[in-house]
RNA sequence: CGCUUAUCCAGAGGGGUGGAGGGACCGGCCCUACGAAGCCCCAGCAACCAGCAAUGCGAAGGUACUACAUUCACUGUAGAACCGUUCCGUCUAAGGUGCUAAAUCCGGCAGAUAUUCUGGAAGAUGAGCG
Repeated sequence: CGCUUAUCCAGAGGGGUGGAGGGACCGGCCCUACGAAGCCCCAGCAACCAGCAAUGCGAAGGUACUACAUUCACUGUAGAACCGUUCCGUCUAAGGUGCUAAAUCCGGCAGAUAUUCUGGAAGAUGAGCG
């Protein structure tokens, strides 16, 4: 940089440095010398990846057992027990990212029952791949 896929109406800011921009792009509308971007420090949010600790009247699986099927075994059905292997949910937040004005700030393209709604594009972030 490209491809695939999930999410994007929730949440969370102080200090230092710096000195005029910032909110991706375009149009709006905002933020900003009561100090923008960038950089540094600390703090926080969230739970995508993850699983150091746990958890479940969950799903599948496994182990041995009991009853029944004319039954010792095989097999089948039912029952309760154990394991925690996989999945799912809860949970956790040590680790990898991300994020901490405004819904991705709003719209942009298409459609409809049209002051609205639905879908899409673009963008952002994660995970996987090239």

The prediction has a mean pLDDT of 82. SAM riboswitch aptamer (S box leader) from a Herpetosiphonaceae bacterium, 130 nucleotides, folded computationally. Its Rfam family is "SAM riboswitch aptamer (S box leader)". For this family Rfam cites "The S box regulon: a new global transcription termination control system for methionine and cysteine biosynthesis genes in gram-positive bacteria" (Grundy and Henkin, Mol Microbiol, 1998). The sequence was found by an Rfam model in a public genome assembly.